RNA sequence: UGAGCGGUCCAGACGGUCGCGGCUUGGGUUUUCGCCCUUGUCGAGGAACGUCCGGGCUCCAUAGGGCAGGGUGGUUGCUAACGGCAACCCGGGGUGACCCGCGGGAAAGUGCCACAGAGAACAGACCGCCGCGGCUCUUUGGGGACGCGGUAAGGGUGAAACGGUGGUGUAAGAGACCACCAGCGUCCCGGGUGACCGGGACGGCUUGGUAAACCCCACCCGGAGCAAGGUCAAAAGGGGUCUUCGGGCCCUGCGCGGAUGUUCGAGGGCUGCCCGCCCGAGUCCGCGGGUGGACCGCACGAGCCCGUCGGCGACGGCGGGCCCAGAUGGAUGGCCGUCACCGGUGAGCGGCGACGCGAUCCGGUCACAGAACCCGGCGUAUCGGGCCGCUCGUCCA
RNA sequence: GCUGGUGUGGCGCAAUUGGCAGCGCAACCGCCUUGUAAGCGGUAGGUUGCGGGUUCGAGUCCCGCCACCAGCU
Repeated sequence: UGAGCGGUCCAGACGGUCGCGGCUUGGGUUUUCGCCCUUGUCGAGGAACGUCCGGGCUCCAUAGGGCAGGGUGGUUGCUAACGGCAACCCGGGGUGACCCGCGGGAAAGUGCCACAGAGAACAGACCGCCGCGGCUCUUUGGGGACGCGGUAAGGGUGAAACGGUGGUGUAAGAGACCACCAGCGUCCCGGGUGACCGGGACGGCUUGGUAAACCCCACCCGGAGCAAGGUCAAAAGGGGUCUUCGGGCCCUGCGCGGAUGUUCGAGGGCUGCCCGCCCGAGUCCGCGGGUGGACCGCACGAGCCCGUCGGCGACGGCGGGCCCAGAUGGAUGGCCGUCACCGGUGAGCGGCGACGCGAUCCGGUCACAGAACCCGGCGUAUCGGGCCGCUCGUCCA
Repeated sequence: GCUGGUGUGGCGCAAUUGGCAGCGCAACCGCCUUGUAAGCGGUAGGUUGCGGGUUCGAGUCCCGCCACCAGCU
């Protein structure tokens, strides 16, 4: 200096002023709820997003059994948990830094493998090669077509043709036999927690691909979601009926009508079926009306920051410090100044030159996006910039 | 908040278990007609929403996005 790889951080800063939402100080007003003025303080993100996973929390039984169904899929760890993360193993890509992998099983079974090709799964004789037979031609060496058989070495097709190379052997050939190599299975030795790696012996000579096809194996999974759920208003209510005036019974929960049900059990317990368990007096349909209160849940949490220790790391332990949005038609914004950065302008300066530095002035502050029960991840979107580590190349010393 | 589905020429739709992406209308050219329409003959037109993967091979299978539609509360 060129090209590249990996990681990490920022998402303008400060001040003034006006405004908005929550909490709050003091005061005024008010029967109360509140309202007004005022003081202080807090007020979006790295993804708040998509809702793809996992968990907390709440209700249903402390979440039950079987079948079905769904998910995950190298190993060891981390974690509350995960389909996440870390390290490693194996396979693939790259000169390399490094990157990618839904990465169990195809000798448990079934299915599929188009077109081409003779043959596509315990395969297959189209050409070729070889043997035999009769026929035919002949220059008597042999040739030609036909038939029967052998052959997977050669050609050709294909994504894929039933191990590869060399030799022995043979009419020609063939793991038929041999050597080496590749691969498979069993066993042994060494290393590793393990996936796996290295080495050796034996075996039969060889077993196609596809499970992001059915399936098998191992492990995991109950459902619903803060409109969950709870408290208050509100119930000791309202209406009808009987009454010995103490009370009993029935209906109702916006009104009307209908069906069905109350121990011979409707209906419900929010994915299918069976069982089991629990609640249980309502449930369903039609017509009409209504658009419907406040509070809790709900902001202290697997929380954030700093330091230190353990660990390669994900992460964990300990110590100290901090409090950090909470709306409910839904706040988090506008303006001004200074600085910073970016783009343009370019007085002037340096240089032979290409060009470099640069006063002044003008413009801009930008992308993706915006909490709504809360966390841990993943994925996706994103103007531009900073920092750290590393790789390959070129030039100079 | 929870859940399901769809996306293929300009438009409307097909594609059996993964095996040459097609049909109708529209468009263009020619014939027919005095001319137009109809009719007849022919032609072109596809990132199968996007990106990646599995496979010999993907519209189809798997993963991640995008857009649209629908349902429940």